[in-house]
Context: one part of a larger RNA
């Protein structure tokens, strides 16, 4: 000095990033127990008291339960082992799962929701293929994606990508098809040449299916959901009008927000003093409706504030145990 214990005046979180670590709390009976609430819970809420040992009574089949008196200590669940609790907010319903070997979480799932493909030799998946799985299932199934309890809801937009239906044009391949054009030469010839049939070589029109162009429809498909000026009898504002653009211009509902840049917004609480919190404000740099929106009991080794008990976490640092370490043999 470190490193595992144990004590500690007075203070009691003043210690940090943060109560990390510690300390408190504990058992059993009994009494009591609040908001909220999906009426199950919350709840062991909270807070409260008893508990040893020796006699006597009463009562039980036993165990054991109940009333009375007493007596001892600092201490009666006498070692040990054994919940800290409350308040109020984000998340995410809950149980569950995860990165073996930094990240247990708010990620995942998860029951319900919804769209959507499959009629069975199903779709959908592996395989060249047999063939399997789906499934020894049959639409109340099976597959794919999306949201994630449950309450109240889910508003506009089909103009663009997507996907589903149509068939009139218009494009449009490969194959059909063969007008004509070339080459070769019997064989005519005015010696320029011109050219049948075959063979070859190329080859116009016309036909010629999906697709795309076109019509339509679909948002719990991917995604989107506006600017400028003016206007009330103090001002300020703008219910109210004009004008431009669009497929539509963000509705409920929430909002400085796990989203807010200015921003420590501003007001209120709580502190003696609060860049976080909790409640409002709305000016939303840039919320917003199953890429779900607001809520919301009960749960969490979750995250943020606060209280109260408790304490060496400080104030500050002390003294003891045992191991190392050091010097010394």
């Nucleotide at each position: 000095u470190c490193a595992u214990g144990g004590c500690u005046a007075a203070g009691g979180a003043a210690c940090u990033a943060g109560g990390c670590a510690a300390a408190a709390u504990a058992g059993a009976c009994u009494c009591g127990u609040a908001a909220c609430u999906u009426c199950g819970g919350g709840a062991g809420a909270a807070g409260a008291g008893u508990c040893g040992c020796c006699c006597c009574c009463c009562u039980u089949u036993g165990c054991g339960g109940g009333g009375g008196g007493g007596c001892c200590g600092c201490a009666g669940u006498g070692a040990a082992a054994a919940g800290a609790u409350c308040c109020a907010g984000g998340c995410g319903a809950c149980u569950g799962u995860u990165u073996a070997u930094c990240a247990a979480a708010a990620a995942c799932a998860u029951a319900g929701g919804g769209c959507u493909u499959u009629g069975c030799u199903a779709a959908a998946u592996c395989g060249a293929a047999a063939g399997a799985u789906g499934a020894u299932g049959u639409a109340u199934a099976a597959g794919g994606c999306c949201u994630g309890a449950c309450a109240c809801c889910u508003g506009c937009c089909c103009g663009g990508u997507g996907c589903u239906g149509g068939a009139a044009g218009g494009u449009u391949a490969a194959g059909u098809g063969g007008a004509g054009u070339u080459g070769u030469u019997a064989u005519c010839u005015u010696c320029g040449g011109a050219g049948a049939a075959g063979c070859a070589a190329u080859g116009a029109a016309a036909u010629g299916a999906a697709g795309c162009c076109c019509c339509a429809g679909u948002a719990a498909a991917c995604g989107g959901c506006g600017g400028c000026c003016g206007u009330a009898a103090c001002u300020a504002u703008a219910a109210c009008g004009g004008u431009c653009c669009u497929a539509a211009g963000g509705u409920a509902g929430c909002g400085a927000a796990a989203u807010u840049c200015c921003u420590u917004g501003u007001c209120g609480g709580g502190u003696a003093a609060g860049u976080u919190c909790c409640g409002a404000c709305c000016u939303g740099c840039a919320c917003g409706a199953a890429u779900g929106g607001u809520g919301c009991a009960a749960c969490g080794a979750u995250c943020u504030g606060g209280a109260u008990a408790c304490u060496g976490u400080c104030u500050c640092a002390g003294c003891c145990a045992u191991g190392a370490g050091c010097u010394c043999g």

Model confidence (mean pLDDT): 87 of 100. Large-subunit ribosomal RNA, domain IV, 329 nucleotides, folded computationally. Its Rfam family is "Bacterial large subunit ribosomal RNA".